[in-house]
Context: one part of a larger RNA
RNA sequence: CUGGGCGUAAAGAGUACGUACGCGGUUAUAUAAGUCAAAAGUGAAAUCCCUGUUCCCAAGACAGGAACUGUUUUUGAUACUGUAUGACUAGAGUGCACGAGAGGGAAACGGAACUCUGAGAGUAGCGGUGAAAUGUGUAGAUAUUCAGAGGAACGCCAGUGGCGAAGGCGGUUUCCUAGCGUGCUUCUGACGCUGAGGUACGAAAGCUAGGGUAGCGAUCGGGAUUAGAGACCCCGGUAGUCCUAGCCGUAAACGAUGGAUACUAAGUGUGGGGGGAGCAUUACCCUCCGUGCUGAAGCUAACGCGUUAAGUAUCCCGCCUGGGGAGUACAGUUGCAAGACUGAAACUC
Numbered sequence: 001c002u003g004g005g006c007g008u009a010a011a012g013a014g015u016a017c018g019u020a021c022g023c024g025g026u027u028a029u030a031u032a033a034g035u036c037a038a039a040a041g042u043g044a045a046a047u048c049c050c051u052g053u054u055c056c057c058a059a060g061a062c063a064g065g066a067a068c069u070g071u072u073u074u075u076g077a078u079a080c081u082g083u084a085u086g087a088c089u090a091g092a093g094u095g096c097a098c099g100a101g102a103g104g105g106a107a108a109c110g111g112a113a114c115u116c117u118g119a120g121a122g123u124a125g126c127g128g129u130g131a132a133a134u135g136u137g138u139a140g141a142u143a144u145u146c147a148g149a150g151g152a153a154c155g156c157c158a159g160u161g162g163c164g165a166a167g168g169c170g171g172u173u174u175c176c177u178a179g180c181g182u183g184c185u186u187c188u189g190a191c192g193c194u195g196a197g198g199u200a201c202g203a204a205a206g207c208u209a210g211g212g213u214a215g216c217g218a219u220c221g222g223g224a225u226u227a228g229a230g231a232c233c234c235c236g237g238u239a240g241u242c243c244u245a246g247c248c249g250u251a252a253a254c255g256a257u258g259g260a261u262a263c264u265a266a267g268u269g270u271g272g273g274g275g276g277a278g279c280a281u282u283a284c285c286c287u288c289c290g291u292g293c294u295g296a297a298g299c300u301a302a303c304g305c306g307u308u309a310a311g312u313a314u315c316c317c318g319c320c321u322g323g324g325g326a327g328u329a330c331a332g333u334u335g336c337a338a339g340a341c342u343g344a345a346a347c348u349c
Stems, first nucleotide, its partner, number of pairs: 004320003007303002012317001014201004022193002025088007033081002035077008049065006091191001092188002095184005103177007110154001114150007125136002162169002206247006215241002220236004258316006266294011298305002322349003331342004
């Protein structure tokens, strides 16, 4: 390389959009590039293979044949692929109507809790733990009532519920905005799928600048525990957590399962539509889209998966090739930095 693989053994890129490439629905005609057939030319000799001959045999030598699976030209074939032209509507899109939703962005508002401040009333403790102590309090705390300020998060509803490509999204209202589903089939007429490079988005932490800082809280200080305690527990508390603008580009970024299409038993929940029967309500039947569970066949090393496949097939991309060394070194690209991406070898088992 081939072969074989990628849920858990090595292996699906965090996600999407999309360029090139690759692949691509039904049908007619033309063409004959691919494809197929025939003929002719060529495919040096030797070698290899077969048959025979000859050195006593063998290796060897010699003769003949086959082969050289290729290529060129000519003449044909037209199923498939390609190309050109025309037609179609089942893919894809579009239109109209209806619908659900924590989808995204901005602004305004709200109540509970918490901390602080002021005032009232009140007295000796409070707090904390396994037990304590540090801490806090007669300069009047804690508990309690009223008022004010501030920041952050949104209880119940809430759900194997919904939405989003993923990350993710949850108080209320308004404005702006994206996607999705169902029904009708109006229109376009293959406009599609995938996607190397590329571009955009991308939790938390971290970084730059400016704000903000109630609670929590790395680092840090103190108290305990302990042989020690760099911890677990307790008292404090800085960065951070929040906002604005920018960077970073990683996660067990997980369904550890790439995307698309088609096909292949049932049963039972749940969310959102449409239709039917019925009609006081409940309840029933069919169907589409999503989301769970149990399971035929099949698959799997097993566990398990099982119409939301890890089944049966096709197309395209990514990735794997014993463990360690190592996601390291070097080099390059990128970043303010931290780092990220690409990514070895010696050696060793």
Predicted 3D model of a 349-nucleotide part of an RNA (small-subunit ribosomal RNA, central domain) from an uncultured bacterium.
The full RNA is in RNAcentral, with records from Greengenes.